Predicted 3D model of a 385-nucleotide RNA (Bacterial RNase P class A) from a Deltaproteobacteria bacterium.
The source organism's lineage runs through Bacteria, Pseudomonadati, Myxococcota and Myxococcia.
It was read from a public genome assembly, where an Rfam model found it.
It matches the Rfam family "Bacterial RNase P class A". It is annotated as a ribozyme.
RNA sequence: GAAGAAGAACAGACGAUCGCCGGCCUGCCUUCAUGGCAGGCGGGAGGAAAGUCCGGGCUCCACAGGACAGAAUGGUCCCUAACGGGGACCGGGGGCGACCCUAGGGCUAGUGCCACAGAGAGAAGACCGCCACUUGUCGUAUUCUGUAAGUGGUAAGGGUGAAAGGGUGAGGUAAGAGCUCACCGGCUCCGGCGGUGACGUCGGGGGGCAGGUAAACCCCAUUCGGAGCAAGACCAAAUAGGGGGACGUUUGAGAGCGGUCCGCUCGAAGUUCCCGGGUUGGUUGCUUGAGGUCGUUGGCAACGGCGACCCUAGAUGAAUGAUCGUCACCCUGUUGCGGGUAACUGCAGGGGGGAACAAAACCCGGCUUACGGUCUUCUUCGACC
Numbered sequence: 001g002a003a004g005a006a007g008a009a010c011a012g013a014c015g016a017u018c019g020c021c022g023g024c025c026u027g028c029c030u031u032c033a034u035g036g037c038a039g040g041c042g043g044g045a046g047g048a049a050a051g052u053c054c055g056g057g058c059u060c061c062a063c064a065g066g067a068c069a070g071a072a073u074g075g076u077c078c079c080u081a082a083c084g085g086g087g088a089c090c091g092g093g094g095g096c097g098a099c100c101c102u103a104g105g106g107c108u109a110g111u112g113c114c115a116c117a118g119a120g121a122g123a124a125g126a127c128c129g130c131c132a133c134u135u136g137u138c139g140u141a142u143u144c145u146g147u148a149a150g151u152g153g154u155a156a157g158g159g160u161g162a163a164a165g166g167g168u169g170a171g172g173u174a175a176g177a178g179c180u181c182a183c184c185g186g187c188u189c190c191g192g193c194g195g196u197g198a199c200g201u202c203g204g205g206g207g208g209c210a211g212g213u214a215a216a217c218c219c220c221a222u223u224c225g226g227a228g229c230a231a232g233a234c235c236a237a238a239u240a241g242g243g244g245g246a247c248g249u250u251u252g253a254g255a256g257c258g259g260u261c262c263g264c265u266c267g268a269a270g271u272u273c274c275c276g277g278g279u280u281g282g283u284u285g286c287u288u289g290a291g292g293u294c295g296u297u298g299g300c301a302a303c304g305g306c307g308a309c310c311c312u313a314g315a316u317g318a319a320u321g322a323u324c325g326u327c328a329c330c331c332u333g334u335u336g337c338g339g340g341u342a343a344c345u346g347c348a349g350g351g352g353g354g355a356a357c358a359a360a361a362c363c364c365g366g367c368u369u370a371c372g373g374u375c376u377u378c379u380u381c382g383a384c385c
Stems, first nucleotide, its partner, number of pairs: 001381008010372001012327007020044002023041007046357001050368002053366005058228004070224005075089005090104001091102004105219002110217002112213003127158002129154009139144001166184006185209001187206008232284004242275006254266004291310008329354004334349006
């Protein structure tokens, strides 16, 4: 220098001006509570606030117990409130390597599937080949040889395929074959040693040897009640329904004529009061929590214990913004002074440009996805000393 691997922190800083959301204080006005105006003080998004995938808290509903159905998970040990999450390890796989990936129980319970190619994809399969026999035929030829057809044997060899079902050697045979045998491999059972365990390692027995596929049905084991802050609780308007009371329908309820009575007019039937439910609206739930920071301590780690300190958004069509200046970061020209033969490079000045993904909505733990540059450690290769 090139190509990579693992991880960490950050997500511009400061100032000025103008705003937005919510809190507290002061003053003035007002009110039964309270509300309004003005001023001041301090607070105001994220590493993913996202997708809403998994788990939990919280709330309401349901619930004697059990079973079925359904869903999810699937090496071991541990962590955790819990998880389908995480840590460490085991087995398997990939990479020269740093390192990475892994739903990793059971196809000797049953069933299904195995594209294309191929004769055959199953406890399978004779296309070529090899071998035997029969018949025909050529060569002077009923018996030998070649050749053609037919019948049968053969899973050694060729060919197809991701896969044709152990490997090597010997025996055996017409040719062959775990057909038989030796060794190796694999399967299954038992035991010793090491490990908490998955498992590792060593030894012995058995049977000639078994295709793959369960994020295919299925079997086994474990876990799971439902709905969700639009949960739930409270306050409560107009209008229209519902229930009840009072008055009234020619014996005139009620309304108007500025307060009362008379009177007059309208009015031919409803008027008025109370109660209750719902809609709109408002309050609450609401942010002090499996909380954060620092220190210490146990543990390889995930994580746990102890101590001190801190309080850090709560909006509801939904605030958290905009402009300017200075500095910092990155990129790119340029000027000056240096280093070097050169390519190139150090310092200083000045100019231009860039700065991602994205925004709470009851809260928390994870996962996944999106995304910017910086730094640290490590690997492989190349060059130089």